About this RNA: Transfer RNA from a Gemmataceae bacterium, 73 nucleotides, folded computationally. The sequence is in RNAcentral, with records from ENA.
RNA sequence: GGGGUCGUAGCUCAGCUGGGAGAGCGCUGCAAUCGCACUGCAGAGGUCGGGGGUUCAAAUCCCCCCGGCUCCA
Numbered sequence: 001g002g003g004g005u006c007g008u009a010g011c012u013c014a015g016c017u018g019g020g021a022g023a024g025c026g027c028u029g030c031a032a033u034c035g036c037a038c039u040g041c042a043g044a045g046g047u048c049g050g051g052g053g054u055u056c057a058a059a060u061c062c063c064c065c066c067g068g069c070u071c072c073a
Stems, first nucleotide, its partner, number of pairs: 001072007010025004019056001027043005049065005
């Protein structure tokens, strides 16, 4: 220098057939208990790596850039 793949909540990830942003764990509150843990209910938490483009509409499609892993030279 070139190819591939990944980047989404604090962590691990799903969602990529373009139209609701989600799950588990964690966190907060309430219930239950003499109390803790477990359990149940409710909730907070996200510029979907950054910018631009296409579209009525983009996490999803296209281009550029950044970063991780990997292959070739």

The coordinates come from a structure-prediction model, not an experiment, and the mean pLDDT is 82.